[in-house]
Context: one part of a larger RNA
Molecule: large-subunit ribosomal RNA, domain I
Organism: metagenome
RNA sequence: GGCGUACGGUGGAUGCCUUGGCAAUUAGAGCUGAUGAAGGACGCAACUAACGGCGAAACGCUUCGGGGAGUGGUAAGUACACAAUGAUCCGGAGAUAUCCGAAUGAGGAAACUCAAUAGCGGUAAUGCGCUAUUAUCCAUAAGUGAAUACAUAGCUUAUGCGAAAGCAACCCAGUGAAUUGAAACAUCUUAGUAGCUGGAGGAAAAGAAAACAAUAGUGAUUCCCUUAGUAGCGGCGAGCGAAAUGGGAACAGCCCAAACCAACUUCGUGUUGGGGUAGUAGGACCACGAUGUGGGACUCAAAUGAUUAGAAGAACGGCAUUGAAAGGCCGGCCAUAGAAGGUGCAAGCCCUGUAUUUGAAAGUCAAAUGAGCUCUAGUGGCAUCCUGAGUACGGCGGGGCACGUGUAACCCUGUCGGAAACAGCCGGGACCAUCCGGUAAGGCUAAAUACUCCUAAUUGACCGAUAGUGAACCAGUACCGUGAGGGAAAGGUGAAAAGAACCGCGGAAGCGGAGUGAAAUAGAUCCUGAAACCGUAUGCUU
Numbered sequence: 001g002g003c004g005u006a007c008g009g010u011g012g013a014u015g016c017c018u019u020g021g022c023a024a025u026u027a028g029a030g031c032u033g034a035u036g037a038a039g040g041a042c043g044c045a046a047c048u049a050a051c052g053g054c055g056a057a058a059c060g061c062u063u064c065g066g067g068g069a070g071u072g073g074u075a076a077g078u079a080c081a082c083a084a085u086g087a088u089c090c091g092g093a094g095a096u097a098u099c100c101g102a103a104u105g106a107g108g109a110a111a112c113u114c115a116a117u118a119g120c121g122g123u124a125a126u127g128c129g130c131u132a133u134u135a136u137c138c139a140u141a142a143g144u145g146a147a148u149a150c151a152u153a154g155c156u157u158a159u160g161c162g163a164a165a166g167c168a169a170c171c172c173a174g175u176g177a178a179u180u181g182a183a184a185c186a187u188c189u190u191a192g193u194a195g196c197u198g199g200a201g202g203a204a205a206a207g208a209a210a211a212c213a214a215u216a217g218u219g220a221u222u223c224c225c226u227u228a229g230u231a232g233c234g235g236c237g238a239g240c241g242a243a244a245u246g247g248g249a250a251c252a253g254c255c256c257a258a259a260c261c262a263a264c265u266u267c268g269u270g271u272u273g274g275g276g277u278a279g280u281a282g283g284a285c286c287a288c289g290a291u292g293u294g295g296g297a298c299u300c301a302a303a304u305g306a307u308u309a310g311a312a313g314a315a316c317g318g319c320a321u322u323g324a325a326a327g328g329c330c331g332g333c334c335a336u337a338g339a340a341g342g343u344g345c346a347a348g349c350c351c352u353g354u355a356u357u358u359g360a361a362a363g364u365c366a367a368a369u370g371a372g373c374u375c376u377a378g379u380g381g382c383a384u385c386c387u388g389a390g391u392a393c394g395g396c397g398g399g400g401c402a403c404g405u406g407u408a409a410c411c412c413u414g415u416c417g418g419a420a421a422c423a424g425c426c427g428g429g430a431c432c433a434u435c436c437g438g439u440a441a442g443g444c445u446a447a448a449u450a451c452u453c454c455u456a457a458u459u460g461a462c463c464g465a466u467a468g469u470g471a472a473c474c475a476g477u478a479c480c481g482u483g484a485g486g487g488a489a490a491g492g493u494g495a496a497a498a499g500a501a502c503c504g505c506g507g508a509a510g511c512g513g514a515g516u517g518a519a520a521u522a523g524a525u526c527c528u529g530a531a532a533c534c535g536u537a538u539g540c541u542u
Base pairs, nucleotide, nucleotide: 001541002540003539004538005537006536007535008534009533015527016492017491020463021462022460023459024458025457026456027455028454029452030451031166032165039100040099041098042055043054044053046078047077050074051073052059061094062093063092064091065090066089070082071081072080105114106113107112115134116133117132118131119130120129121128136163137162138160139159140158141157142156143155144154170201171199172198173197174196175195181188185235211218212217222249223248224247225246232240233239253444254443255442256388260274261273262272263271264270279422281387282386283385284384285381286380287379288378294375295374296373298372299371300370301369304366305365306364307363308362310358311357312356316331317330318329319328332349333348334338340352341351342350393417394416395415396414397413398412399411400410403429424439425438426437427436428435479486480485499526502513503512504511505510
């Protein structure tokens, strides 16, 4: 030196655990904001650095309820307090709420600087301090008022829980890629996707046929299944890809414009009121008739229910083992409760709970029902009037439709033309005829559908600390970057700190005794403690 054995060191795998995650289900909630949000800065405690809480009234104030013995957060300790005259704590409603931030008096390099007006305080006086108001736009209403006579523009003021900003996804609209696929690539595809912008709601959008269909019929929209990877489209390549029908979910229908009448009138076919809303055409108009019926998606009240704290809540003992019994043995009991968690080991009967029952001064939500308000009808006649115009439609250029210009209908429109008036007009995939369906160029509309930042409960052939969120731990932290941005590592003493008084060595760290504990090779670098790696002792060997 090598190999082996024993015992250690180092190291932190493995096992066990779970405070944290992940994915769902069922309900709820689905908005907040100039009455200043979201998000922050800076402060506030006797000792207080941080986190959490709070705001100069600052670890809190008032009040109404709950609750019932300790309390002054995490978080020990000392001091000092509070508490059956009910504290701390939990819930409802209020008060306070610095500065920044839409930030809004002006400015500004966020959390700062500097003002004006009115009032108050203070000083001998000036300086100073406090409170309130003072942004813009819009709407409404006044006042004032140019060029320019009336006027108008403009300006000023008042009023406004009007706007502005935030917000995870879902929704609508505007704009709109490329990587990619086509085994290259240009039409095409990726894809109207990502991204950017605007807007809204708890859903949004769509929506009461100028719809489908086909000789039979359906009867607004939306969503699911089917039709169907079909019909089609397609450098007929890659690929893209319906609809009707049928079956379900849910169901709900309405209001204007116009004709005509009336009032007002700035006289403009203007405003308001009546009237009226249809496709079997309807309405106006004329004649006859009815005074009640039914409805409401609107407002208010409200029995009652739900919700935001809670309350009651059954039944077990002994013996031995053990550090400890909930495990064993013996004998009982409850169960509308044998869900679960905890307790020194494995507990229906020890604790918290669970089944079940029950509770609200105050706030919120829903609501039977009631009231108000509001909507609502017929028959006949058919002469006249009305029934959405730069619209329908056409040409050219584009876009959307599963549909790439194609036989290309239908929908939208940049541009140029440009109708008809119910004997009308549009559609049924070029176009024409017949037939059939409908009534455009105004508007509103619940439910079924989409999503989950958030709340509650529950579940898991989900993870168990290199996993599961990036984050089980003071993590979007430390750290990196000029910045946009990137972005960690890090859990476990013990049942209980009982966290090692005291003694010895040492400067200390540390170690040896002593003591605690079931255990200290559980001693805070603390459960278990693998391997690499490093030693000590020893056997064999060189």